Small-subunit ribosomal RNA from an uncultured bacterium, 1464 nucleotides, folded computationally.
[in-house]
RNA sequence: GAUGAACGCUAGCGGCAGGCUUAAUACAUGCAAGGCGAGGGGGCAGCAAUGUCACCGUCGUACGGGUGCGUAACGCGUAUGCAACCUACCUUCAACUGGGGGAUAGCCCGGGGAAACCCGGAUUAAUACCGCAUAACACAGGGGUACCGCAUGGUACUAUUUGUUAAAGAUUUAUUGGUUGAAGAUGGGCAUGCGUUCGAUUAGCUAGUUGGCAGGGUAACGGCCUACCAAGGCGACGAUCGAUAGGGGAGCUGAGAGGUUGAUCCCCCACACGGGCACUGAGAUACGGGCCCGACUCCUACGGGAGGCAGCAGUAGGGAAUAUUGGGCCAUGGAUGCAAGUCUGACCCAGCCAUGCCGCGUGCCGGAUGAAGGCCCUCAGGGUUGUAAACGGCUUUUAUUCGGGAAGAAGAGCAGGGAUGCGUCCUUGUGUGACGGUACCGAAUGAAUAAGCACCGGCUAACUCCGUGCCAGCAGCCGCGGUAAUACGGAGGGUGCGAGCGUUGUCCGGAUUUAUUGGGUUUAAAGGGUGCGUAGGUGGCUUGAUAAGUCAGUGGUGAAAUACGGUUGCUCAACAAUCGAGGUGCCAUUGAUACUGUUAAGCUUGAAAUAAUUGGAGGCUGCCGGAACGGAUGGUGUAGCGGUGAAAUGCAUAGAUAUCAUCCAGAACACCGAUUGCGAAGGCAGGUGGCUACGAUUGAUUUGACACUGAGGCACGAAAGCAUGGGGAGCAAACAGGAUUAGAUACCCUGGUAGUCCAUGCUGUAAACGAUGAGGACUCGCUGUUGGUGUUCAUGCAUCAGCGGCUUAGGGAAACCGUUAAGUCCUCCACCUGGGGAGUACGCCGGCAACGGUGAAACUCAAAGGAAUUGACGGGGGCCCGCACAAGCGGUGGAGCAUGUGGUUUAAUUCGACGCAACGCGAAGAACCUUACCAGCCCUUGACAUGUCCCGUGUGGUCCGUGGAGACGCGGUCCUUCAGUUCGGCUGGCGGGAACACAGGUGCUGCAUGGCUGUCGUCAGCUCGUGUCGUGAGAUGUUGGGUUAAGUCCCGCAACGAGCGCAACCCCCAUCCGCAGUUGCCAUCAGGUAGCGCUGGGCACUCUGCGGAAACUGCCGGUGACAAGCCGGAGGAAGGCGGGGAUGACGUCAAGUCCUCAUGGCCCUUAUGGGCUGGGCUACACACGUGCUACAAUGGCGGUGACAGAGGGCGGCGAGGCAGCGAUGCCAAGCCAAUCUCAAAAAGCCGUCUCAGUUCGGAUUGCUCUCUGCAACUCGAGAGCAUGAAGUCGGAAUCGCUAGUAAUCGCGGAUCAGCAUGCCGCGGUGAAUACGUUCCCGGGCCUUGUACACACCGCCCGUCACACCAUGGGAGUUGGUUUUACCCGAAGCCGGUGCGGUAACUCGCAAGAGAGCUAGCCGACCACGGUAAGGUCAGCGACUGGGGUGAAGUCGUAACAAGGUAAC
Repeated sequence: GAUGAACGCUAGCGGCAGGCUUAAUACAUGCAAGGCGAGGGGGCAGCAAUGUCACCGUCGUACGGGUGCGUAACGCGUAUGCAACCUACCUUCAACUGGGGGAUAGCCCGGGGAAACCCGGAUUAAUACCGCAUAACACAGGGGUACCGCAUGGUACUAUUUGUUAAAGAUUUAUUGGUUGAAGAUGGGCAUGCGUUCGAUUAGCUAGUUGGCAGGGUAACGGCCUACCAAGGCGACGAUCGAUAGGGGAGCUGAGAGGUUGAUCCCCCACACGGGCACUGAGAUACGGGCCCGACUCCUACGGGAGGCAGCAGUAGGGAAUAUUGGGCCAUGGAUGCAAGUCUGACCCAGCCAUGCCGCGUGCCGGAUGAAGGCCCUCAGGGUUGUAAACGGCUUUUAUUCGGGAAGAAGAGCAGGGAUGCGUCCUUGUGUGACGGUACCGAAUGAAUAAGCACCGGCUAACUCCGUGCCAGCAGCCGCGGUAAUACGGAGGGUGCGAGCGUUGUCCGGAUUUAUUGGGUUUAAAGGGUGCGUAGGUGGCUUGAUAAGUCAGUGGUGAAAUACGGUUGCUCAACAAUCGAGGUGCCAUUGAUACUGUUAAGCUUGAAAUAAUUGGAGGCUGCCGGAACGGAUGGUGUAGCGGUGAAAUGCAUAGAUAUCAUCCAGAACACCGAUUGCGAAGGCAGGUGGCUACGAUUGAUUUGACACUGAGGCACGAAAGCAUGGGGAGCAAACAGGAUUAGAUACCCUGGUAGUCCAUGCUGUAAACGAUGAGGACUCGCUGUUGGUGUUCAUGCAUCAGCGGCUUAGGGAAACCGUUAAGUCCUCCACCUGGGGAGUACGCCGGCAACGGUGAAACUCAAAGGAAUUGACGGGGGCCCGCACAAGCGGUGGAGCAUGUGGUUUAAUUCGACGCAACGCGAAGAACCUUACCAGCCCUUGACAUGUCCCGUGUGGUCCGUGGAGACGCGGUCCUUCAGUUCGGCUGGCGGGAACACAGGUGCUGCAUGGCUGUCGUCAGCUCGUGUCGUGAGAUGUUGGGUUAAGUCCCGCAACGAGCGCAACCCCCAUCCGCAGUUGCCAUCAGGUAGCGCUGGGCACUCUGCGGAAACUGCCGGUGACAAGCCGGAGGAAGGCGGGGAUGACGUCAAGUCCUCAUGGCCCUUAUGGGCUGGGCUACACACGUGCUACAAUGGCGGUGACAGAGGGCGGCGAGGCAGCGAUGCCAAGCCAAUCUCAAAAAGCCGUCUCAGUUCGGAUUGCUCUCUGCAACUCGAGAGCAUGAAGUCGGAAUCGCUAGUAAUCGCGGAUCAGCAUGCCGCGGUGAAUACGUUCCCGGGCCUUGUACACACCGCCCGUCACACCAUGGGAGUUGGUUUUACCCGAAGCCGGUGCGGUAACUCGCAAGAGAGCUAGCCGACCACGGUAAGGUCAGCGACUGGGGUGAAGUCGUAACAAGGUAAC
């Protein structure tokens, strides 16, 4: 785009079309084919005219109408032929129409039957029937003449001859009918060429079969039929068989070529309940005729009968689905008739159905406050619906009512007139409409009567809100839905179409996705394993002939309708009419001759032959050889050998392994050896003889296109395998044992049989690969090599044929190919058409078998696949880092305790954090508070903010009493007296009250977010612009060679630059200098003290603070590439980044946090908000993390007048004194701090203890206290006395640290009323070790492989179990179809007979006889039916085989990385 459509929602009108696609299922009822009295005689009615009825006769019923069963066929289409034919009615022409006869229906009578209907008798007519006459130009046979044809043969003529055959009348007297013949027209019959679906898993078919001869039959040819003779005929150009199907004009689609369809209309065919048969007839093997068989239905008195809607309506049934039991013969057409007319479900109309096409309408103009309402939002408001509505004006198609009102009609007939060749014609009048009072026209009223459907994620025009929450649902494909859904449902809005709109089905298109136009085959599907060769296809140069192909002209045909163009008619259109053009085709004919073909003659370049030279692991076969392995015998010799990752099995004291000598056997041939050579492929390797095949080169002697390809066919064809017979050293499936392992039917080891070898035969497959068919021609080069030739002094050069590498043009999706093409072309063959199912099943062929060849479908998926790219990953590779390992030191894991977590418990044990990167984490401090949790008691505009109203009040506070657990109440007391002011309790403020807006939420979502943070990682990376390369993703730069801590720097380079990172700039520490000099310092001067920078004084030093300097591979040597740099050295406080800090690229982890804060959405609103008391977060069988203290002598205890740094301090630090054993208390100086104070630093040193559960260790517990605080019970810290647990250095495992580090020692701070083993800082003492980068972990760069991309915590395979689905096998069973043989044999036709019957003719006066016909009988054929045996297709089938599919089953781990044994 289309549709004979159907379904859903909706629906105003008209025109034109269409309307059982299924059950060729069954049919009630009515109608669909009758006409004629001008063929005939009768019956009935009527007085008659006349009308009517059946019968005989005649014409029609073979048309028209329906359907598509069958049919793959001369059925249809197209073009021819009939010299092989027929044709009623119609037209024309010629001739004729004489004279007789016997019956019969009806009617009447009788009879039978339920009926249908039938029988007998009598009588009667004809255009019914039958002889006779006449007769040809008819028919049949013979003769002659002329002409023609491709043949049989045909045509014409004839004064030639013989034979045969006809008729019907009617009547109104004008006609009409009848017979014969010739011709025409129309309609048919037959034959032929070409075309006409699928299957080869249908390859052979055929006995009337093919032909002939003779006969029969037919309208006619013909095996159409019969007898005889011959043995043919068809088939790979697809016979036969099977499946499906009416064919065509045409319809739909498409640019076309095609594809698909065969409704309506037209042509042809076939059929008429299924099957068979003929009769009648011009025509039938007859839809509304007949006979028979069968099935079915109906009637019946059970004896018998009747029937055939695939005609029009209609019914049932089937189905998703298809109409009225309508009107009329008015028109058109048909039958009949002289005609009027009759009949006509053909037809013309109407009815039903939006089934389709076309047309019309549902109003038009104005109208902004942009109304209300709805919807949305960033919500005092805005946007949108939307000029839409309201409202004002206008119009009246349609609908309604009223009025008018067609065309379609021409007639025929009748009456009149005229003409006439008398057949008839012209003209006037009269006269006919089912549709239909319809179309159409006019008037009236009044916007009045009239809009829906689908869609809005992309494709694809159209977006928001709400609801829902992987539910409900959507979906054409991709895909949506798991709490912010433009995708589900609703709404608002929008988009598209519109009396329709969607959905479903089907066809074509897009699809160059079967490719003729117009595709491919290295890797995506696809080259046959290889050759030889048949058919076929294709074929070099020159000339002639021919004209089949080809091209051109002409003629015929190509029906109409349709389609196309013009014009016309319905108001337009659809629709219709008319004219035209075209019609690719077929046939005939006349030409042309380039090309192809055919034919004739030649040619040499293709091909082959020949000669010479030469080559090789080409093939077959005989003989020979050495090394090695194994074995045997003997010798030497002794305890192991062998094997592996390590072992064991195995061998060995009966003497192995090892070694020496001799012998035996089988198989394979080291070195040469290669990127080589040969062969068609498979394949071929010691030497040598024989036989044999082949290639190349050179010469240009011969033939003269002999060629190429090659469906079938034939041959060859690795390994394994099979058969028979040999052989058997080594190796080695199966098998056994040993190991490994969770298992190990494997990998590894020890053995070991088939086999491997030979001969003969089979098999016929491989990743049989260059994944690349064969042959020919053409298209830049460089280089290596093998064989030959030419030339040269020669490295060489030239050339032919091979084998390789690189590359140009070109090709290719790319990878790549590239004179050995995958380039540009030609010829031929083979093969492909999404993945799986499946190279499976069935069938067939081959094979001894194994198996091979050929080779599907159901079902299922939306992919499967190729090449390349970027990543990620690898039990891949290379390079390189890191306390990563190693080397060391100290820990953790064991104990007790502290702390966090899990778990458990609980009314609650609030919440979060979960590998590294949660777990002394949020928490720099839970007794109340905190606090979010629990129980109970209270409040409801609220503890807090803004706004309105009313009342009160000038504000804030102290104290007391009282109820209560408190919150919260009740009552009293005292003190103080805000700001502005227009001086008014006016305003603000404050308190109380009321109603609302609202507050409030540590409620949910960190997977809606911002911000902040962790981590990889202080790792060296991450990118961009321009250019270049690539179809592209992308690449290049950023890779490479060096170097560095570093993408740091240097060099090179199709790149050149740049950005974020690195480094530097910043801070601290280490040296020096300058300035400054108190609270710091004290060298010099002076004073003072028991002593002290204590005082004057000073600023030199220390120190403090500020500001500078200094370090840059700068210098030297070596090395490196003359670089960057590296190594060593000098100098220097410091040396190659001097040490430390701050600083964290692009990004990753939906990492963490809604409980810091902010915030969208959701939720609660007398509660999920607020207040309070008490409890809980502190629980305790357990488990884990992080720590502290220890287990002791490097120690404990006691003593002791050594030395820091950095900090804190007014609700504070607190000297000092006093008291206390002590925590601490009392008194109290100083200090807002370089001034006072915390403050004692500790390890150190000296002494003692002497190896023990201790003078170690301090848990636990008891008692008594101290401090903080409203309050230490749950639940704080500390002190004293007493108690004195575990623990004697810690399993597997695991952590930190590379120098002022680890270890060890103490000090301070934040938080804080109090509470520190945690955290953040500070200094003191102060090591050991690093060979090195193999390994573990993490990371960086390059490269490689990949089936991964949620990226190896990836992907993914097979069995088993379960569910479902389709399918193969299957004892059988059921049915369809078909074949063969035989039996039976209705009706009918044909043949025979016909003693029965018999009007017409003959004979006969008659009786009768005859001719002819016939009932009956017999025979041939034959439908149905039956028996038997097959073929084929389908249904079902216990059981069984595999296959497919299915969110979370089982077992393993096969494949993808070297996938952990490379894969196939």
Its Rfam family is "Bacterial small subunit ribosomal RNA". RNAcentral holds the sequence, with entries from ENA and SILVA. The prediction has a mean pLDDT of 85.